Small-subunit ribosomal RNA, central domain, 349 nucleotides, folded computationally. RNAcentral holds the full RNA, with entries from SILVA. The coordinates come from a structure-prediction model, not an experiment, and the mean pLDDT is 87.

Context: one part of a larger RNA
RNA sequence: CUGGGCGUAAAGCGCGUGUAGGCGGUCUGUUAAGUCCUGUGUGAAAGCCCUUGGCUUAACCAAGGAAGUGCGCAGGAACUGGCGGACUUGAGUGCCGGAGAGGGUCGCGGAAUUCCCGGUGUAGAGGUGAAAUUCGUAGAUAUCGGGAGGAACACCAGUGGCGAAGGCGGCGACCUGGACGGACACUGACGCUGAGACGCGAAAGCGUGGGGAGCAAACAGGAUUAGAUACCCUGGUAGUCCACGCUGUAAACGAUGGAUGCUAGGUGUGGCGGGUUUUGACCCCUGCCGUGCCGCAGCUAACGCAAUAAGCAUCCCGCCUGGGAAGUACGGCCGCAAGGCUAAAACUC
Repeated sequence: CUGGGCGUAAAGCGCGUGUAGGCGGUCUGUUAAGUCCUGUGUGAAAGCCCUUGGCUUAACCAAGGAAGUGCGCAGGAACUGGCGGACUUGAGUGCCGGAGAGGGUCGCGGAAUUCCCGGUGUAGAGGUGAAAUUCGUAGAUAUCGGGAGGAACACCAGUGGCGAAGGCGGCGACCUGGACGGACACUGACGCUGAGACGCGAAAGCGUGGGGAGCAAACAGGAUUAGAUACCCUGGUAGUCCACGCUGUAAACGAUGGAUGCUAGGUGUGGCGGGUUUUGACCCCUGCCGUGCCGCAGCUAACGCAAUAAGCAUCCCGCCUGGGAAGUACGGCCGCAAGGCUAAAACUC
């Protein structure tokens, strides 16, 4: 460089915004860079190839011919590209409308746990397979009243909804992003992808300051056991929570990159629209958007996928190339650290 691949065999970057680059709708004029054709010029000699000839052959030598990626000139204009004009179906904007745990800030609420105070009340409570550590006559557990504080929001709740992903769930207000439906109007290819780059990114962890009810690594004790640095029990500190800053990972999973078009059906559900009706839930229909299940063709090593494709195609990016050594060493970059990113080889099977 070419090829074959990437759901589960090695392989889709955790996700997005977007630079360069790659690719790009319909009609038309022009150009002639790509592209095509014929003609023409050139492409030194020698060599290679072909045909003859000369040394007794061969090597070697001589003559003639052919070939020669390429380059120049003339020509063609379908396709790609450039330049110009036009278009509306791709993309976008405006208007109306409803849905939603989308994000941020502030405030409010009730249930429960724990603790404190007070009342009633008395000998147990707690915990387990059984126990013990533990708590309790200095009055526990139970129960009633009052108070404090932190965290999480039962039912609704649903292969329900929203978000690019991570993720998002009590109620209200304010600020704010996106998607979707409907009828028209407008812009006129403004598009797709995206190496680098930049941003976001669960949990744990780190820094500074707060907070601390419950839970709970570490730790201590009690059990279990041959032992028990565990599983079970009683305690319990970081942490879990908040603010600001860092870290940048994951079975970050649909283990399935993004965009566009095309390719039997059936059934459920969310949103909007339309129809019917006693316009109330309902019912019916078809359309668009989203989300499940089943299933044909086709695909697949099989499992399975099957309009939310793993089918049929096009464009762009990322990645794979036997197992181990190893996602390691070294170097570089990043980080306060923990560590992250990039990433081998010897050797071995």